Predicted 3D model of a 74-nucleotide RNA (transfer RNA) from an uncultured Oscillospiraceae bacterium. It was read from a public genome assembly. Its Rfam family is "tRNA". About the family: Transfer RNA (tRNA) molecules are approximately 80 nucleotides in length. It is annotated as a transfer RNA. Model confidence (mean pLDDT): 81 of 100.
């Protein structure tokens, strides 16, 4: 300087060929349980889907650019 992954919740991550409402586990926050706490249960709360724009009746999912990051080539 060229190619290529990747970006969704506080963490690791799903999300099928674009179609009601955006999830799971951990972790948090309340209630029950316990003398107490851990565990166990039962419930909530937390999201500009990295950012601009663009097509579409509809975009987390498709196209451009634009930032961060790994990887690979010079």
């Nucleotide at each position: 300087g060229g190619g290529g992954g990747u970006a969704u919740a506080g963490c690791u991550c799903a999300g099928c060929u674009g179609g009601u409402u955006a999830g799971a586990g951990c972790g948090c926050c309340u209630g029950c349980u316990u003398c107490a706490c851990a565990c166990g249960u039962a419930g909530g709360a937390g999201g500009u889907c990295a950012c601009a724009g663009g097509u579409u009746c509809g975009a987390g999912u498709c196209c451009u650019g634009u930032u961060a990051u790994c990887c690979c080539c010079a």